[in-house]
RNA sequence: GCGGCCAUAGUUUAACGGUUAGAAUGGGGGACUGUGGAUCCCCAAAUCGGGGUUCGAUUCCCCGUGGCCGCC
Numbered sequence: 001g002c003g004g005c006c007a008u009a010g011u012u013u014a015a016c017g018g019u020u021a022g023a024a025u026g027g028g029g030g031a032c033u034g035u036g037g038a039u040c041c042c043c044a045a046a047u048c049g050g051g052g053u054u055c056g057a058u059u060c061c062c063c064g065u066g067g068c069c070g071c072c
Base pairs, nucleotide, nucleotide: 001071002070003069004068005067006066007065010025011024012023013022018055027043028042029041030040031039048064049063050062051061052060
């Protein structure tokens, strides 16, 4: 330099193009408990950036950025 794959809560990870982006774990609060843990309830937290297509984009297309793999 060229090609392929990937990018969503702190982390791991769902989501035929369609109502409020769901869950696990972690975090905060509460219940329970002699204390702690476990268990239960509640809360906050995310679509890498910029364009395009569409009535509507996490999803499809293009460019960029970053990561992984291969080729040279």
Predicted 3D model of a 72-nucleotide RNA (transfer RNA) from an archaeon. The coordinates come from a structure-prediction model, not an experiment, and the mean pLDDT is 82. Rfam family: tRNA. By type it is a transfer RNA. Rfam's curators write: Transfer RNA (tRNA) molecules are approximately 80 nucleotides in length. It was read from a public genome assembly.